[in-house]
RNA sequence: GGGUCUAUAGUUAAGUGGUAUAAUAUUCGGCUCCAGACCGAAAGUUGGGGGUUCGAUUCCUCCUAGGCCCA
Numbered sequence: 001g002g003g004u005c006u007a008u009a010g011u012u013a014a015g016u017g018g019u020a021u022a023a024u025a026u027u028c029g030g031c032u033c034c035a036g037a038c039c040g041a042a043a044g045u046u047g048g049g050g051g052u053u054c055g056a057u058u059c060c061u062c063c064u065a066g067g068c069c070c071a
Base pairs, nucleotide, nucleotide: 001070002069003068004067005066006065007064010024011023012022013021018054026042027041028040029039030038047063048062049061050060051059
């Protein structure tokens, strides 16, 4: 330099056009003499710009970062 894949909550992942989910972590409550485990609840997320669309995490394009292959 060329090709290809990936980027979603603090972390690990799901979600292929119509209100963004789970686990774990965090906080609060219950239970307990206390803590852990367990039960209930809450807060928190689509890498950045542009485009298509009534509507974009999803489709297109560029940038950024990372993985793999070739040179």